[in-house]
RNA sequence: GAAUUCCACCCACCCACGUGUGGCAGGAGCGGGGGACCCAGGUAAGUACGCCGAUUCCGGAGGUCCGGAGACGGCUUGGGGUUAAGUCGCGCAACUGCGCGGCCGGGCAUCUCCAGCCCGAACCCGACAGCUCACCUCGUAGGCGCCGGAGAGGAAUUCG
Numbered sequence: 001g002a003a004u005u006c007c008a009c010c011c012a013c014c015c016a017c018g019u020g021u022g023g024c025a026g027g028a029g030c031g032g033g034g035g036a037c038c039c040a041g042g043u044a045a046g047u048a049c050g051c052c053g054a055u056u057c058c059g060g061a062g063g064u065c066c067g068g069a070g071a072c073g074g075c076u077u078g079g080g081g082u083u084a085a086g087u088c089g090c091g092c093a094a095c096u097g098c099g100c101g102g103c104c105g106g107g108c109a110u111c112u113c114c115a116g117c118c119c120g121a122a123c124c125c126g127a128c129a130g131c132u133c134a135c136c137u138c139g140u141a142g143g144c145g146c147c148g149g150a151g152a153g154g155a156a157u158u159c160g
Stems, first nucleotide, its partner, number of pairs: 004028003009023002011020003029140006039130001050075004055070006078128001079125004086103007104120005
């Protein structure tokens, strides 16, 4: 930290009972997303519902061209999601960043107050999602600290 538990089967060990930082499904619990009325938002889509690709149709033209529309594939700057992981000011950069400070959020091993110390990352969706009953669907990880035990290997120095 949502990240636990039960059980079936398989695998390994065991005479057996059982054991497992093992594998794979299912259930319970916990956590997340989508999703009505009502409410919120909006009062125009107008020329403004992003960009790229190729394809189909329509119109003009007669031309290997121009314009428009749709489904398909891709992308991420718009928008959104998980999370504590946001925001403002100044300065430097000129790039996506860096430094200082303020507010705010999280942690420092039951809880609260003061002080102090530390963290404020990363990832995902893919033009798209307000809330939201029923309903649908996803996750159930990872990391760190303290104490103790055991084993393997390397290096340096000195002597022979």
The RNA shown here (c-di-AMP riboswitch aptamer (ydaO/yuaA leader)) has 160 nucleotides and comes from Streptomyces lunaelactis.
Rfam family: c-di-AMP riboswitch aptamer (ydaO/yuaA leader). Gene Ontology terms of the family: regulation of gene expression and cyclic-di-AMP binding.
The model forms 91% of the base pairs in the Rfam consensus.
The prediction has a mean pLDDT of 78.
The RNAcentral record of the sequence draws on Rfam.